[in-house]
Annotation:
Predicted 3D model of a 1513-nucleotide RNA (small-subunit ribosomal RNA) from an uncultured organism. It matches the Rfam family "Bacterial small subunit ribosomal RNA".
RNA sequence: GAGUUUGAUCCUGGCUCAGGACGAACGCUGGCGGCAUGCCUAACACAUGCAAGUCGAACGAGAAAGUUCCGUUCGCGGAGCAAUUAAAGUGGCGCACGGGUGAGUAACGCGUAGACAAUCUGCCCUUCAGUCUGGGACAACUUUUCGAAAGGAGAGCUAAUACCGGAUAACAAUGCAUGACACAAGUUGUAUAUUUGAAAGCUUUAUGUGCUGAAGGAGGGGUCUGCGUCCCAUUAGCUAGUUGGUAAGGUAAAGGCUUACCAAGGCAACGAUGGGUAGCGGGUUUGAGAGGACGAUCCGCCACACUGGAACUGAGACACGGUCCAGACUCCUACGGGAGGCAGCAGUGGGGAAUAUUGCACAAUGGAGGAAACUCUGAUGCAGCAAUGUCGCGUGAGUGAAGAAGGCCCUUGGGUCGUAAAGCUCUUUUAUGGGGGAAGAUGAUGACGGUACCCCAAGAAUAAGCACCGGCUAACUAUGUGCCAGCAGCCGCGGUAAUACAUAGGGUGCGAGCGUUGUUCGGAAUUACUGGGCGUAAAGGGCGCGCAGGCGGAAUAGUAAGUCGGAGGUGAAAGCCCGGGGCUCAACCCCGGAGGGUCUUUCGAAACUGCUAAUCUAGAGAGGGUCAGGGGCCGGCAGAAUUCCUGGUGUAGAGGUGAAAUUCGUAGAUAUCAGGAGGAAUACCGGUGGCGAAGGCGGCCGGCUGGGGCCACUCUGACGCUGAGGCGCGAAAGCGUGGGGAGCAAACAGGAUUAGAUACCCUGGUAGUCCACGCCGUAAACGAUGAGCACUGGACGUCCGGAGGGUUCGACCCUUCUGGGUGUCUCAGCUAACGCAUUAAGUGCUCCGCCUGGGGAGUACGGUCGCAAGACUAAAACUCAAAGGAAUUGACGGGGGCCCGCACAAGCGGUGGAACAUGUGGUUUAAUUCGAUGCAACGCGAAGAACCUUACCUGGUCUUGACAUGGGGGUCGCGGAUUCCAGAGAUGGAAUCCUUCAGUUCGGCUGGACCCCACACAGGUGCUGCAUGGCUGUCGUCAGCUCGUGUCGUGAGAUGUUGGGUUAAGUCCCGCAACGAGCGCAACCCUCGUCUUCAGUUGCCAUCGGUUCGGCCGGGCACUCUGGAGAAACUGCCGGUGACCAGCCGGAGGAAGGUGGGGAUGACGUCAAGUCCUCAUGGCCCUUACGGGCUGGGCUACACACGUGCUACAAUGACGGUGACAACGGGAUGCAAUGGUGCGAGCCGGAGCCAAUCCCCAAAAACCGUCUCAGUUCGGAUUGCACUCUGCAACUCGGGUGCAUGAAGUUGGAAUCGCUAGUAAUCGCGGAUCAGCAUGCCGCGGUGAAUACGUUCCCGGGCCUUGUACACACCGCCCGUCACACCAUGGGAGUUGGUUUUACCCGAAGCCGGUGCGCUAACCGCAAGGAAGCAACCGACCACAGUAAGGUCAGCGACUGGGGUGAAGUCGUAACAAGGUAGCCGUAGGGGAACCUGUGGCUGGAUCACCUCCUUU
Repeated sequence: GAGUUUGAUCCUGGCUCAGGACGAACGCUGGCGGCAUGCCUAACACAUGCAAGUCGAACGAGAAAGUUCCGUUCGCGGAGCAAUUAAAGUGGCGCACGGGUGAGUAACGCGUAGACAAUCUGCCCUUCAGUCUGGGACAACUUUUCGAAAGGAGAGCUAAUACCGGAUAACAAUGCAUGACACAAGUUGUAUAUUUGAAAGCUUUAUGUGCUGAAGGAGGGGUCUGCGUCCCAUUAGCUAGUUGGUAAGGUAAAGGCUUACCAAGGCAACGAUGGGUAGCGGGUUUGAGAGGACGAUCCGCCACACUGGAACUGAGACACGGUCCAGACUCCUACGGGAGGCAGCAGUGGGGAAUAUUGCACAAUGGAGGAAACUCUGAUGCAGCAAUGUCGCGUGAGUGAAGAAGGCCCUUGGGUCGUAAAGCUCUUUUAUGGGGGAAGAUGAUGACGGUACCCCAAGAAUAAGCACCGGCUAACUAUGUGCCAGCAGCCGCGGUAAUACAUAGGGUGCGAGCGUUGUUCGGAAUUACUGGGCGUAAAGGGCGCGCAGGCGGAAUAGUAAGUCGGAGGUGAAAGCCCGGGGCUCAACCCCGGAGGGUCUUUCGAAACUGCUAAUCUAGAGAGGGUCAGGGGCCGGCAGAAUUCCUGGUGUAGAGGUGAAAUUCGUAGAUAUCAGGAGGAAUACCGGUGGCGAAGGCGGCCGGCUGGGGCCACUCUGACGCUGAGGCGCGAAAGCGUGGGGAGCAAACAGGAUUAGAUACCCUGGUAGUCCACGCCGUAAACGAUGAGCACUGGACGUCCGGAGGGUUCGACCCUUCUGGGUGUCUCAGCUAACGCAUUAAGUGCUCCGCCUGGGGAGUACGGUCGCAAGACUAAAACUCAAAGGAAUUGACGGGGGCCCGCACAAGCGGUGGAACAUGUGGUUUAAUUCGAUGCAACGCGAAGAACCUUACCUGGUCUUGACAUGGGGGUCGCGGAUUCCAGAGAUGGAAUCCUUCAGUUCGGCUGGACCCCACACAGGUGCUGCAUGGCUGUCGUCAGCUCGUGUCGUGAGAUGUUGGGUUAAGUCCCGCAACGAGCGCAACCCUCGUCUUCAGUUGCCAUCGGUUCGGCCGGGCACUCUGGAGAAACUGCCGGUGACCAGCCGGAGGAAGGUGGGGAUGACGUCAAGUCCUCAUGGCCCUUACGGGCUGGGCUACACACGUGCUACAAUGACGGUGACAACGGGAUGCAAUGGUGCGAGCCGGAGCCAAUCCCCAAAAACCGUCUCAGUUCGGAUUGCACUCUGCAACUCGGGUGCAUGAAGUUGGAAUCGCUAGUAAUCGCGGAUCAGCAUGCCGCGGUGAAUACGUUCCCGGGCCUUGUACACACCGCCCGUCACACCAUGGGAGUUGGUUUUACCCGAAGCCGGUGCGCUAACCGCAAGGAAGCAACCGACCACAGUAAGGUCAGCGACUGGGGUGAAGUCGUAACAAGGUAGCCGUAGGGGAACCUGUGGCUGGAUCACCUCCUUU
């Protein structure tokens, strides 16, 4: 920097990614070279070889091997080399270095700076002095002997630079005297006394090399000190040699290092003790830095060497390749005993994701020994293995378009791989072959190595992969798959069109590598020192007092700890950085420089902080006066009310609720009057008024007492602020003891409500509420805002003081200033926003508390407190990618306001009941084709299923096909009509008749038609309306939906579009940070209503004439009408109303009046709404069938349920009679008159009409008469018989007629539909479809009502506002129990193991102490013996082992507790809206569960009303 919480936004906040690094590992791949690196795990166990020896110039002994010569019986023998080598021994030096590892160690271990006046030092260097004289042994060897072996035992011989005695020496030690230096003990010089104490020789004979004493040096150790050095306080107290002293011992050396005695100290919140983890540093890595993580390779230090303990030797060890003991393990064994220690180099097994050769050489560098030659050296130098890392090089270069072939894609045109390839012309790094051939070596010596390097040859020859391509993140298509298989770092892909899986093509990135995994730093300002926060996101302690600590007013002097500056020392080398140099470059290596510390020493400065001294008064406090107050505690008193008791009056109810009931009451309630008892609480005043630190505090009076304000002066003199721990206070509930108990009231009981109701409501009612004393210690203990100080604008209230002015007799009142409290609004500023704003959430300082994703969880365990309830402190595993804050737009609310609609109401008529028609569901069926399914499917697609239609079923049948285009061949008798045969028909076969295509270059040449053949293809009412176009429904003819510019806001967005009026309307007006505009509304269009004008046939007939009396004819076009063009209506006029206006109300005129009636017209969008079966179309599927054609059947089934209709139930009627009055339409395969005929449907016949001409055409309700309330003269279903029409054909399955039959039905439950005027209702007529079939649909006219108070309610809608945890938007979201599965975890009788403490016991080896009767060469002694030493024994200490009791950690654990996660389980519905009882916090009780109830608290509650305050006028 990016991704990820949301519909979108800003913020908070976590998770994730891009970068770097690696001793890495894994997957795929792999040409070369240089330089590096290579058991991170089992400090697991180790076969085998090697890794420390050397010196003959310290010594004795000695001749096995070799070589030379001589002899030889060829077997060998002798001599020399030769006092030369090997092996062994005595002795010296080395083995304490080098090499390995990181187990232990939180420590003076390491780092840094110092100290030793408290110390040692072999080999090396320098200087001084010396090296005299004696002696006795022991190995080897010889021999005896034990043992399997390892290894011993006895006797005897022998040398030395091995060992010992004596002499000499002071500079050593001790004592004494004295000088100098230093000063904390001291150091040092000189003189002197006493005591003790040295030596080694060798040889090549040299200025040789050793040896002894002393002094010094160099280098190396030892010890001590300041400072620094991980996590846990759920480790808070630890310590008896402990802390100090004295004395002694011990050590190279100070010291409780050890011992005895004395004292009682020492350490610790600045973290002791305990637990966990860890070698430390130079450095490495990351980072801008500060930091963080790490401590491989290289260098320094430390520690360790199978585990534990111990010492010996030595200059040095408590010793990796030494010793002793104990233990475990392994091996050998003759079972009696022995041997061993790769964390040296290789190597093996094992562990593990994982880490190399049982190589060469001492040539170089270095080490040990030696005088040296030299020997040894798995240190080291090299080689081998490994892409483990890093650096360098290569896998070719140029040219080459027919843009080859092939692959992939494709819109079929092409594009792309792609100059890529091929081809042509070149080159040879690397690799291969051949030749030459180093440096490393200062004389000799080269493992590496015939290596590096150089030359030559041939030939593009020997050499490219890996990951990725949805976003982050560079790179896209096809196919396959179909929530499968799979992918995934996060977000997330996959359910039939996947750029996300798999494969391919193409592309991107890196390249001998590329990816993945792991770890770590970064990004992460996500622990914030640099550099964060805490009103609402996580986060202010409930409040105070106060020890430690931190911080602290003014002026002066001193000091110099902090601070600042200069200089010195040190900060090893390597590394990093800079400069230079060497390998062809680079990596790598070399040289030089710079840099690096909270270090140290010293000199200086004195502003600031600190410290010291002495001052000051502005902070703080005290004294004086005065004031307000529900501040606290104790005692007393008062009245109102509730309840109860007694008595009176009085009678049937009372009480309670949404409605009821439980309950009380004729045994007298309720009501009312009088009296009494008792407890609790104090109406009004009362107020964002007062007091208090907070919790909290309210009648009146008294007593005691705390705090505060103001005023003017006096005093003290910084006495202050904060405050971890600590102490105290601390609502309600709860607990203990004892009282009290009126009302209220958890629990409980009953009554209701309810599906249930462990609730809400009601009736009762116990703890409790009250008092005293004692606990508890928590609350939404909130201003969700720690305390203190200072600074920084206004305005208006209110409470308590003070001062001034005005006024008044005065109380009072008004006003100005000032101090303190308490509120509201608004600047600057701050804030993510909301908001805060002198009472800060502004600007600063000081101190304290707290936070670091959500859940798990304020839980478990541990601890402290509590009588208990529980409180305080406080995790982890696991799980999620979010959880959250503020604000925005919507949607929603059993929130609010305003408004509209046949929405309700007021009416009229229906549906729901009956029969039938029709559609649907269901059922049935071979099939009952398919679609439509709340409104917005259901007389819908279908404006008309007997065949056809037809898509369905049965049977039989065709396969380039019923239809289109293309190729080849054939025919030009192609086609039509009729008849016959087989067949159900399709189809097949036969016959007869009719008919001679067009052009022509006259060629079956071209077109056209038909037939045959093969293939491309046709065809599909098959699937997907959730891939689509188009069309349509719906909200809704509702009044809305948006845009540009501007403005406001960090932003989503807002404004405009809100507000006040008004309208049918976002219609118009006014106002306004908006001004305009668009799609909608309206208007423009059609029709009806009035008039004018033009026109006058097929229409009309007023006037004139004729007449067969019919507008029939002449005539006319005035009227009706027809259809063109116009007029007319605009709130235009008047009055009222409206602030103005818009408009509204009324009136006039007018055919019509406020949109005149009706229609067409459907904004942005919603419903993945409907339709792939109208059509079009992507993809998929079928292709002798899911295609085509045919017959018959089905779509018409029928227990049932629903929708829509028709006919009725009758008298507003039925029937009969009479014969008035329409309009829209239709008509040639047609409408059909007059006439005839039949009871009728109909039939015969056919005038007229292509229609303002003729026909359909009869209108029906109306009017008159009969019937008289009945299952009827209502109603017509059903059924029988007989007809008729259409049609190839009416059986399944059409319509109609006549006669006969005459079901149900007497106005329809719950519920529900339509309609506001020429409307409802009622009456008939026409048309489309159509051969026929209409109760449906679309139209037409006739007759012609009732009602609307009104907007409370139901439904739908619009605007504003409010709440929201909703945004798939309430058909939303979401809580808990229960059931199932899985996961981690707590408890758990116990059990297993580790570790540790205390007490006791045991007591190996060893040092030390004692004894030393046994043993003994050196010295003494004439001898005996002594001195001295050794063995042995005893003691102290002590490792391992053991016993007992604990602490602590971990594993397992029947059972059990909660938690988390899971698919569409179960029960309810607790929360989010007033969530339907507002929610939440603390507490207590209750309940399957969410929860309910009591009590106190909070607003983080909606709504309505009221009050108060503020602002404006």